[in-house]
RNA sequence: CCAGACGGCCGGGCGGCCGCGCGUGCAGGUCCCGAAAGGGCGCACGGGAGGAAAGUCCGGGCUCCAUGCAGAUACGGCGGCGGGUAACGCCCGCCGAGGGUGACCUCAGGGACAGCGCCACAGAGAACAGACCGCCCUGAUGCGCGACGCCGCGUGCGACGUGUUCAAGGGUAAGGGUGAAACGGUGGGGUAAGAGCCCACCGCCCCGACCGCAAGGAAGGGGGCACGGCAAGCCCCGCCGGGAGCAAGACCGAAUAGGGACGCAGACCUUCGGGUCGGGCCCAUCUGCGGGCCGCGUCCGGGUAGGUCGCGCGAACCGCCGAGCGAUCGGCGGUCCAGAUGAAUGGCCGCCCCGCCGGGCCCUGGCGACAGGGUCAGGCGGACAGAACCCGGCUUACAGGCCGUCUGGCAUU
RNA sequence: CGGGGUGUAGCUCAGCCUGGUAGAGCGCCAGCUUUGGGAGCUGGAUGUCGCGAGUUCGAAUCCCGCCGCCCCGA
Numbered sequence: 001c002c003a004g005a006c007g008g009c010c011g012g013g014c015g016g017c018c019g020c021g022c023g024u025g026c027a028g029g030u031c032c033c034g035a036a037a038g039g040g041c042g043c044a045c046g047g048g049a050g051g052a053a054a055g056u057c058c059g060g061g062c063u064c065c066a067u068g069c070a071g072a073u074a075c076g077g078c079g080g081c082g083g084g085u086a087a088c089g090c091c092c093g094c095c096g097a098g099g100g101u102g103a104c105c106u107c108a109g110g111g112a113c114a115g116c117g118c119c120a121c122a123g124a125g126a127a128c129a130g131a132c133c134g135c136c137c138u139g140a141u142g143c144g145c146g147a148c149g150c151c152g153c154g155u156g157c158g159a160c161g162u163g164u165u166c167a168a169g170g171g172u173a174a175g176g177g178u179g180a181a182a183c184g185g186u187g188g189g190g191u192a193a194g195a196g197c198c199c200a201c202c203g204c205c206c207c208g209a210c211c212g213c214a215a216g217g218a219a220g221g222g223g224g225c226a227c228g229g230c231a232a233g234c235c236c237c238g239c240c241g242g243g244a245g246c247a248a249g250a251c252c253g254a255a256u257a258g259g260g261a262c263g264c265a266g267a268c269c270u271u272c273g274g275g276u277c278g279g280g281c282c283c284a285u286c287u288g289c290g291g292g293c294c295g296c297g298u299c300c301g302g303g304u305a306g307g308u309c310g311c312g313c314g315a316a317c318c319g320c321c322g323a324g325c326g327a328u329c330g331g332c333g334g335u336c337c338a339g340a341u342g343a344a345u346g347g348c349c350g351c352c353c354c355g356c357c358g359g360g361c362c363c364u365g366g367c368g369a370c371a372g373g374g375u376c377a378g379g380c381g382g383a384c385a386g387a388a389c390c391c392g393g394c395u396u397a398c399a400g401g402c403c404g405u406c407u408g409g410c411a412u413u
Numbered sequence: 414c415g416g417g418g419u420g421u422a423g424c425u426c427a428g429c430c431u432g433g434u435a436g437a438g439c440g441c442c443a444g445c446u447u448u449g450g451g452a453g454c455u456g457g458a459u460g461u462c463g464c465g466a467g468u469u470c471g472a473a474u475c476c477c478g479c480c481g482c483c484c485c486g487a
Stems, first nucleotide, its partner, number of pairs: 001409010012352007020048001022046005031040003050384001054395002057393005062245004075241005080094005095109001096107004110236002115234002117230003132176002134172005139166001142164005148158003151154001184202006203225001204223004210217002249309004259300006266277004279294005316335008353382005359376007414486007423439004433470001441457005463479003467475001
């Protein structure tokens, strides 16, 4: 210098003017509302979005409901080991497997001798597998060749050996071929041909001194080798899990309608003490009894609209020190840091910063087109996205920029 | 805030549970038929299976994350 790996941080800055919502204070005799308290309006001061506020995927706090305790079953989730944490499916460290020359990266990473299921196509055979071609042995028949025996001496017959052929029987799993996967691999011996059949090395399985908290690693020894894959298929084992969510929930509480309680409608008699009767409609009609509905006023309680709280001191943030490889934890000191409810946190201007674009001037190289550098002013652009009960994580989106550690390559010293 | 469904050819859908070959109807193209068109008959083409990772020998299908659309409840 080029290419890359990992981790962390920022994500516009300064100033002016005008606004928005929140809190505190002032004023309140002054403009408005109100009986008042107070509120609006006004003035001053303070603080006012994020690393993801997002997706709502996990875990908690908080609140209400349910619940005697323990266990089991069902359902859902999780799954190497150790640690961190309020907790987690998160994080850290380590182990194992895989990838990369490397820094490093990826892994839902328990169990396939508890059981069930699946393994398409191709292929002979796909799970206590199988025999297509090939190789070999036996056999039969025909033919060729060789040497032997017999006679009738011929292209004769018989039996034997050997080669070849084939339709039979058997052995084999080394070779060919199929597949993602074919019941260890290479070499040698051995055999009729072969085969862990035997041997050496590699692989595999079992035991395992020793090391480690553990997952696990492993010197060494033994075994000819038996045991395919899939559980993000059912399942088995271990661990965890009561439900709902701030529209949770608590308090105050109109108008209208509905509920409940009490009272009121008049008439007659009177010795003035009181007594008697009692509205309208319906239950077919009459009488008696019973039941229902209908008016007005006062009070009570529940709920709705609306309002207040929940609601900002918290697993908080910053700095220093200490423990730890680290996640994280402890101690000390300091700080108070958004709370809306049609929902504030913004707009304009100037300067600066970064990127791109075209232009003027200057310098260098070049015959030149042009290339590189400096400088001057101009134009355009500067992301993803916005709290709504809170917190810890995960995931996803993101213009541009900064810092640190490390790896590989090239060159130079 | 809580819950459910869906995405496959130009359009409407099946296949997914139980993993191996992606299919139906309409539409499109060509030929036959017709004077020509329509109808009819015959043949044909058509796919990032929404996207990205993972499990598996193998993924539209199983699993995880993300995106779009639709619906329901408070």

Overview:
Predicted 3D model of RNase P RNA and transfer RNA as a complex of 487 nucleotides. Model confidence (mean pLDDT): 77 of 100. It holds a member of the Rfam family "Bacterial RNase P class A". The family's RNA type in Rfam is ribozyme. Rfam links the family to the GO terms ribonuclease P activity, tRNA processing and dimeric ribonuclease P complex.